[in-house]
RNA sequence: UAACACAUGCCGCCUAGACCCGCGCUGGUCGCGGGUGCGGGGGACCCAAUCAAUCGGGGCUAAUUCCCUGGAGCAGGGAAGGGCCACUUCCAGGGCCCAAUCCGUCAGCUAACCUCGCAGGCAGAAUGGAAGGGCAAC
Numbered sequence: 001u002a003a004c005a006c007a008u009g010c011c012g013c014c015u016a017g018a019c020c021c022g023c024g025c026u027g028g029u030c031g032c033g034g035g036u037g038c039g040g041g042g043g044a045c046c047c048a049a050u051c052a053a054u055c056g057g058g059g060c061u062a063a064u065u066c067c068c069u070g071g072a073g074c075a076g077g078g079a080a081g082g083g084c085c086a087c088u089u090c091c092a093g094g095g096c097c098c099a100a101u102c103c104g105u106c107a108g109c110u111a112a113c114c115u116c117g118c119a120g121g122c123a124g125a126a127u128g129g130a131a132g133g134g135c136a137a138c
Stems, first nucleotide, its partner, number of pairs: 012122003018036007025028001037118006047108001056106001057103003064080007081098005087132006
């Protein structure tokens, strides 16, 4: 000097997963309560559906469908589809990802109403063009 690994701080990112107030003590990204906000589920008329079926069916999530190989889950490959890439949108084009989990035979939509969650993870964040916006400086 360079590379790699680890730790911490700041600015940030994926995501619904945030903010404020009060009380408490084991003093913390802690526990409880309240408020605002964001997100999910159940749940009428009407509408839809109407014989499927236990080999079930359904929810959350971007995380699904089909084909091939290995003996299922899963692993590998392919096609289609979906998500993220740092202010937003569009276009081109490139990279990465497609997991995990819950209900328990049961749920279409759904006003009133009822109910649940606000976790976890990441590390320099690929390029160009167009439009809009924000901040700062002058």
Annotation: Model confidence (mean pLDDT): 78 of 100. Predicted 3D model of a 138-nucleotide RNA (c-di-AMP riboswitch aptamer (ydaO/yuaA leader)) from a Gaiellales bacterium. The source organism's lineage runs through Bacteria, Bacillati, Actinomycetota, Thermoleophilia and Gaiellales.